[in-house]
């Protein structure tokens, strides 16, 4: 230098050919218990790496760019 994969909640990851952004764990509150843990119920938490473009509508499609991992030379 070229190619491929990947970037979504504090962490690990879904989101199936565009149409309300989700799960588990963690955090917080509650029920239960003499108390803790466990179990159960609930709450909060996201400018979907960044910037543009297409579209009525973009996490998703296109372009550029940045980070990470891998391959080739």
């Nucleotide at each position: 230098g070229c190619c491929c994969a990947u970037g979504u909640a504090g962490c690990u990851c879904a989101g199936c050919u565009g149409g309300u952004a989700g799960a588990g764990c963690a955090a917080c509150g509650g029920u239960u218990u003499u108390g803790u843990a466990a179990a159960c119920c609930g709450u909060a938490g996201g400018u979907c790496g960044u910037a543009g473009g297409u579209u009525c509508a973009a996490a998703u499609c296109c372009u550029a760019u940045c980070g990470u991992g891998g391959g080739c030379u």